A computed fold for a 72-nucleotide RNA from a Candidatus Anstonellales archaeon, annotated as transfer RNA. The RNAcentral record of the sequence draws on ENA. The organism belongs to Candidatus Anstonellales, within Archaea. Rfam family: tRNA. It is annotated as a transfer RNA.
RNA sequence: GGGCUCUUAGCUCAGCAGCAGAGCGCUCGCUUGGCAUGCGAGAGGCCGGGGGUGCGACUCCCCCAGAGUCCA
Numbered sequence: 001g002g003g004c005u006c007u008u009a010g011c012u013c014a015g016c017a018g019c020a021g022a023g024c025g026c027u028c029g030c031u032u033g034g035c036a037u038g039c040g041a042g043a044g045g046c047c048g049g050g051g052g053u054g055c056g057a058c059u060c061c062c063c064c065a066g067a068g069u070c071c072a
Base pairs, nucleotide, nucleotide: 001071002070003069004068005067006066007065010024011023012022013021018055026042027041028040029039030038048064049063050062051061052060
């Protein structure tokens, strides 16, 4: 220098055009003499940044940034 993949909740990841979700973690409640487990409820993300297409974009296209990997 070039190719490919990835960037979504505190963490690990789904979702790939039309309500943004799961597990773990966190908070509250139930259960216990108490803790843990279990059960229930809740908070938490303008989807890395900018632009384009489209009635509509996390999703498609372009640019930029960062990470990983391969080639030289």